[in-house]
A computed fold for a 73-nucleotide RNA from a Microcaldota archaeon, annotated as transfer RNA. The sequence is in RNAcentral, with records from ENA. Its mean pLDDT, the model's own confidence on a scale to 100, is 81. RNAcentral records the identical sequence in 2 taxa.
RNA sequence: GGGGGAAUGGGCUAACUUGGUAUGCUGUCAGCUUUGGGAGCUGAUGAUCUGAGUUCAAAUCUCAGUUCCCCCA
Numbered sequence: 001g002g003g004g005g006a007a008u009g010g011g012c013u014a015a016c017u018u019g020g021u022a023u024g025c026u027g028u029c030a031g032c033u034u035u036g037g038g039a040g041c042u043g044a045u046g047a048u049c050u051g052a053g054u055u056c057a058a059a060u061c062u063c064a065g066u067u068c069c070c071c072c073a
Base pairs, nucleotide, nucleotide: 001072002071003070004069005068006067007066010026011025012024020056027045028044029043030042031041032040049065050064051063052062053061
């Protein structure tokens, strides 16, 4: 220099193919339960890497950028 892949709550992860309420686990907080703790149950909490474009509507499509990984030279 060329090609390919990845980026989503504090952590992990689904949804992307085929645009339409962003899923689940864990963590944290509150409540129930227990003599207390743990376990269990219920509820709450919090996220689409950045910018622009297309569209009634973008995590998803297009372009540019950033970071990481792999291959070729």